RNAcentral holds the full RNA, with entries from ENA.
This is a predicted structure of a 527-nucleotide part of an RNA (large-subunit ribosomal RNA, domain I) from a Bdellovibrionota bacterium.
Its mean pLDDT, the model's own confidence on a scale to 100, is 85.

[in-house]
Context: one part of a larger RNA
RNA sequence: GGUGCACGGCGGAUGCCUUGGCACUGGUAGGCGAUGAAGGACGUAGUAGGCUGCGAAAAGCCUCGGGGAGCUGUCAAACAAGCUGUGAUCCGGGGAUAUCCGAAUGGGGAAACCUGUCCAUUAAGGACACCCGAAAGGGGGCAAACCCGGGGAAUUGAAAUACCUUAGUACCCGGAGGAAGAGAAAUCAUAUGAGAUUCCCGGAGUAGUGCAAGCGAAAUGGGAAUAGGCCAAACUGCUUCAUCUUUGAUGGAGCAGGGUUGUAGGACCGCGACAUGGGACUGGAGUCGAUAGCAGAACUGAGUUGGAAAGCUCGGGCAGAGAGGGUGAUACCCCCGUAUGCGAAAUUGACAAGAGCUCUAGCGGUAUCCUGAGUACCACGGGACACUUGAAAUCCUGUGGGAAUCUGGGUGGACCAUCAUCCAAGCCUAAAUACUCACCAGUGACCGAUAGUGAACUAGUACCGUGAGGGAAAGGUGAAAAGAACUCCGAUGAGGAGUGUGAAAUAGAACCUGAAACCGUGUACUU
Numbered sequence: 001g002g003u004g005c006a007c008g009g010c011g012g013a014u015g016c017c018u019u020g021g022c023a024c025u026g027g028u029a030g031g032c033g034a035u036g037a038a039g040g041a042c043g044u045a046g047u048a049g050g051c052u053g054c055g056a057a058a059a060g061c062c063u064c065g066g067g068g069a070g071c072u073g074u075c076a077a078a079c080a081a082g083c084u085g086u087g088a089u090c091c092g093g094g095g096a097u098a099u100c101c102g103a104a105u106g107g108g109g110a111a112a113c114c115u116g117u118c119c120a121u122u123a124a125g126g127a128c129a130c131c132c133g134a135a136a137g138g139g140g141g142c143a144a145a146c147c148c149g150g151g152g153a154a155u156u157g158a159a160a161u162a163c164c165u166u167a168g169u170a171c172c173c174g175g176a177g178g179a180a181g182a183g184a185a186a187u188c189a190u191a192u193g194a195g196a197u198u199c200c201c202g203g204a205g206u207a208g209u210g211c212a213a214g215c216g217a218a219a220u221g222g223g224a225a226u227a228g229g230c231c232a233a234a235c236u237g238c239u240u241c242a243u244c245u246u247u248g249a250u251g252g253a254g255c256a257g258g259g260u261u262g263u264a265g266g267a268c269c270g271c272g273a274c275a276u277g278g279g280a281c282u283g284g285a286g287u288c289g290a291u292a293g294c295a296g297a298a299c300u301g302a303g304u305u306g307g308a309a310a311g312c313u314c315g316g317g318c319a320g321a322g323a324g325g326g327u328g329a330u331a332c333c334c335c336c337g338u339a340u341g342c343g344a345a346a347u348u349g350a351c352a353a354g355a356g357c358u359c360u361a362g363c364g365g366u367a368u369c370c371u372g373a374g375u376a377c378c379a380c381g382g383g384a385c386a387c388u389u390g391a392a393a394u395c396c397u398g399u400g401g402g403a404a405u406c407u408g409g410g411u412g413g414a415c416c417a418u419c420a421u422c423c424a425a426g427c428c429u430a431a432a433u434a435c436u437c438a439c440c441a442g443u444g445a446c447c448g449a450u451a452g453u454g455a456a457c458u459a460g461u462a463c464c465g466u467g468a469g470g471g472a473a474a475g476g477u478g479a480a481a482a483g484a485a486c487u488c489c490g491a492u493g494a495g496g497a498g499u500g501u502g503a504a505a506u507a508g509a510a511c512c513u514g515a516a517a518c519c520g521u522g523u524a525c526u527u
Base pairs, nucleotide, nucleotide: 001526002525003524004523005522006521007520008519009518015512016476017475020447021446022444023443024442025441026440027439028438029436030435031142032141039101040100041099042055043054044053046079047078049075050074051073061095062094063093064092065091066090070083071082072081106115107114108113116128117127118126119125130139131138132137146177147175148174149173150172151171157164187194188193198224199223200222201221208215209214228428229427230426231372235257236256237255238254239253240252241251242250243249244248262406264371265370266369267368268365269364270363271362277359278358279357281356282355286351287350288349289348290347291346293342294341295340299315301314302313303312304311316333317332318322324336325335326334377401378400379399380398381397382396383395384394387413408423409422410421411420412419463470464469483511486498487497488496489495
């Protein structure tokens, strides 16, 4: 030096654990903000650094409820001083206070600072930004996704690449709601037709389209959910203005009635009805919930092992409760709970009887009037349609042109005829659908500390960066601190040896288990 064995050191794998995460289900809520938000700065406790709470009335004040014996948040113990059956602490409803910054709004500004004018005053205070609006009043900013609109890439694919694709995606901007958007046929269709919209299944990776790569429907069918309405116009009345041919007429504007559709309807003329039903509007008795809570069965059974019983043996009980968690090991009957039943002064949600308000009818005739115009349509240039300009319909429109008026007009994939079908150029509309920052309840062949969130711990912290931004590591004594009084070595150390505690101290705070690498001590063999 090597090998084996034994015992250690270092190290922190593994096992076990879980305060934290992840994914989802069902509900709730779907907003907050000039009555000053979100987010911060600075303060605030007897001693007070972080976190939490709160705001110069500052871990709190008032009030109404709940609750019932201790309490003065936490890391984190202690001392001091107090509160409390005249009901504290604590939990919930309502209210008060709420510094400074921040949309930030009197002006300024390098956020949390500087500095005005006016009003008022015992004191405390109040007003003064900009935009819209006559005023009243409203707006502004923030917020996870979902939604609509205006703009709008590239990497990539095409095995290169330009049309194309990626993709109307990412991203930017604007706007709204709890959903948004769409929506009551100028729709589909070609049958014996259907009858607003939306979503799902399916049709179908079909039809189609493209040079390719690729892109990619619709109707029928089956379901979810269902709901339909209001104007403009003709005509009538009233008000007002203007003009004129001035007891009036014509025209414009406003208000009210009327009227709302395609087997055309309405106005107009004639006849007839005055009831019934509806409502998405107002407000609402009451009912059921939300925001604190309350009651809640049955062994302090025996023996036994053990530090400890909930284990084992034996005996008993409850169960609308044998979900789950805790308790010194594995507890239906020890504790919290669970099944079940009950509960609100205050604020608030849903439903809702009855009420108010409002809407609501038919038949016939005539062919005089009305039925959405710079519109439809056409040309050119673009865009959207599964459809790349094509034979390219349909929809939107930048430029130019530019109808008809029910004997009318659109569509049925160039176009024409026939036939069928519908009625544009005005508006509104619940539900079925999408999403989850957040709250409640629950679930998991999800993770278990290099995993699971970046974060189980002072975590978006420490730290890095001028900045935008990047971004960690770090859990476990024990049932209970019983956290080692006292003695000794040492420097009044560090660390250790006894003693004591404990079931255990090789559980001693560098603390459960404690692998390997690595480093030793002892011993045996060997070189």
Lineage of the source: Bacteria > Pseudomonadati > Bdellovibrionota. Its Rfam family is "Bacterial large subunit ribosomal RNA".